[in-house]
RNA sequence: AUGAACUUUGCGGGAGAGACUACUUUUAGGUAGCGCCGAAGGAGCAAUUUUUGUCAAAAUGCCACUGACAAAAUAAAACUCUCAGGUAAAAAGGACCGUGAAGGGACC
Numbered sequence: 001a002u003g004a005a006c007u008u009u010g011c012g013g014g015a016g017a018g019a020c021u022a023c024u025u026u027u028a029g030g031u032a033g034c035g036c037c038g039a040a041g042g043a044g045c046a047a048u049u050u051u052u053g054u055c056a057a058a059a060u061g062c063c064a065c066u067g068a069c070a071a072a073a074u075a076a077a078a079c080u081c082u083c084a085g086g087u088a089a090a091a092a093g094g095a096c097c098g099u100g101a102a103g104g105g106a107c108c
Stems, first nucleotide, its partner, number of pairs: 006103008018034001020033005035087003041083001042081003049073008
């Protein structure tokens, strides 16, 4: 099921941060430098959970259970980093949201 999640795609909305300096160039643009931004992408971390060890309690002793501490593993983001990307308008890109179509086939 008159089709959920999810994937692809069309359309619409969509922020932040230097019209910086030098060279080149008819401006724009390009290269390099410095500064800055976080919402392509990427990376990092919490609680929780699991394992191991030590101690405490309990206990005839050991083990298990319980509590504390330490180590390791697992585990996010719109948080953090700024590698990448971006940094006047325009163009392009843009997490996320809405909507159409195709796939998908039961969750939201």
RNAcentral holds the sequence, with entries from Rfam. The RNA shown here (Glycine riboswitch aptamer) has 108 nucleotides and comes from Alkalicella caledoniensis. The coordinates come from a structure-prediction model, not an experiment, and the mean pLDDT is 75.